About this RNA: The part of an RNA shown here (small-subunit ribosomal RNA, central domain) has 357 nucleotides and comes from a bacterium.
Context: one part of a larger RNA
RNA sequence: UUGGGCGUAAAGCGUGCGUAGGCGGUUUGUAACAUCUCCUGUAAAAUCCCAAGGCUCAACCUUGGGCCUGCGGGAGAUAUGGACAAACUAGAGACUGGAAGAGGCAAGCGGAAUUGCUGGUGUAGGGGUUAAAUCCGUUAAUAUCAGCAGGAACGCCAAAAGUGAAGACAGCUUGCUAGGACAGUUCUGACGCUAAGGCACGAAAGCGUGGGGAGCGAACGAGAUUAGAUACCUCGGUAGUCCACGCUGUAAACGAUGGAUGCUGAGCAUCGGGAGUUUCGACCCUCUCGGUGCUGUCUACCUAAGCUAACGCCUUAAGCAUCCCGCCUGGGGAGUACGGUCGCAAGAUUAAAACUC
Numbered sequence: 001u002u003g004g005g006c007g008u009a010a011a012g013c014g015u016g017c018g019u020a021g022g023c024g025g026u027u028u029g030u031a032a033c034a035u036c037u038c039c040u041g042u043a044a045a046a047u048c049c050c051a052a053g054g055c056u057c058a059a060c061c062u063u064g065g066g067c068c069u070g071c072g073g074g075a076g077a078u079a080u081g082g083a084c085a086a087a088c089u090a091g092a093g094a095c096u097g098g099a100a101g102a103g104g105c106a107a108g109c110g111g112a113a114u115u116g117c118u119g120g121u122g123u124a125g126g127g128g129u130u131a132a133a134u135c136c137g138u139u140a141a142u143a144u145c146a147g148c149a150g151g152a153a154c155g156c157c158a159a160a161a162g163u164g165a166a167g168a169c170a171g172c173u174u175g176c177u178a179g180g181a182c183a184g185u186u187c188u189g190a191c192g193c194u195a196a197g198g199c200a201c202g203a204a205a206g207c208g209u210g211g212g213g214a215g216c217g218a219a220c221g222a223g224a225u226u227a228g229a230u231a232c233c234u235c236g237g238u239a240g241u242c243c244a245c246g247c248u249g250u251a252a253a254c255g256a257u258g259g260a261u262g263c264u265g266a267g268c269a270u271c272g273g274g275a276g277u278u279u280c281g282a283c284c285c286u287c288u289c290g291g292u293g294c295u296g297u298c299u300a301c302c303u304a305a306g307c308u309a310a311c312g313c314c315u316u317a318a319g320c321a322u323c324c325c326g327c328c329u330g331g332g333g334a335g336u337a338c339g340g341u342c343g344c345a346a347g348a349u350u351a352a353a354a355c356u357c
Stems, first nucleotide, its partner, number of pairs: 003329004007311002012325001014201004021194003025088006033081002035077008048066007091191001092188003095184003103177007110154001115149007125136002162169002206247006215241002220236004258324006266295011306313002330357003339350004
C1' cells in the first nucleotide's frame, strides 16, 4: 500500500531478443462504444444529516426536506480516446555508395622470452633474502655459444583511443560472418516504444569426459620470522590455469545511475563520416552529423538555468516532461528455514515466520 521513493541512506533484474498486456505520429470521413448535456423511471421502510414539533428536559417519538449519483429508458453533442474506411511522411524500416573498428567464428603463420634436453667453452660456486636457511652444483652447476623440443602469452604501436547488448575483445595473414555511423533521399507507409511469463548470451572459480602441461600456482611439504605463525618472506609443488565437447548461471556482472522519445547556455580535446574553402594533390581552417572524454553555475580563465539532505549531477542529467517495465517500505533473525523449480555435485533461484531491539 489510491502515498513517497530507487548514484552514495532500503531500492534498477548482469545483458539482450521477444509473446501477452500497457502506451502510441499527421489529415479527412462514417457510425456514436467510451465521454458529456437534458428529460424521465427506479433505487422499500427504518437508520444517517438538516429544520420544525410532542413527552417538564434529554434519550425517545412525529412531520417535512435532504442523502444513498448508481442502474434502466428516451432525446441530443462529436472535441478527446476507441472502432471502421481512405490518405500522408517528420517516427520506424528497406535500398545504393565510399569509409572506420582488439565485434564474432575458423584455419594457417611469426618473433622475443621462460623452462627442459643435446653438444661446445669454462671452474667453484650459484640461487635467494632485511638478514638467512631449506634448495641446485665436481655424476661439472651458475655464466656463455650453437642446436632441438614443447606450452602459454603477444613488447613497441597504445591513447581521457576503438568495437560490442552486456560479459568482454589486442602479434600477423586469409576465409566466413554480425552490427553501427555518414552521405544520397530511390522505395514501404506508423510497420513504433516498453515488455509480465518465455528464450538466448553471460568474467572468474567450480564440475564431467578426453587431451595438453612451459611458466605461474590454491592444497600440501620444507626453510625462515615469531611468544606462537595453520600467515605475510624463501625453496619446492598437485589440482587448476590451456584445448575440444557438455554443464554451472553467479560477481563491487559498477556509471553502485532500467529502456525509449522530445526540450533546455557556453568552451575545449579526441575518434569516424560528409560538405565548403584552398591546392597539382593533401595538411590546416570553417560548418555539419554520429560517438568518447574534460572544464563548469557563490566560478583562476568563458559564461545562463535547474535539481539535490549534502556530496555532487549538469545536452552521455541525478534538469524539464511523457510512456512502459523492474524494485524498496526500520535493524537483526535472513537472502536463512520449509516447500517448489533447475543442477552430476557444489549450489543457484523463488522466499517466510517465531523471537528480539
Source information
Its Rfam family is "Bacterial small subunit ribosomal RNA". The sequence was found in a public genome assembly.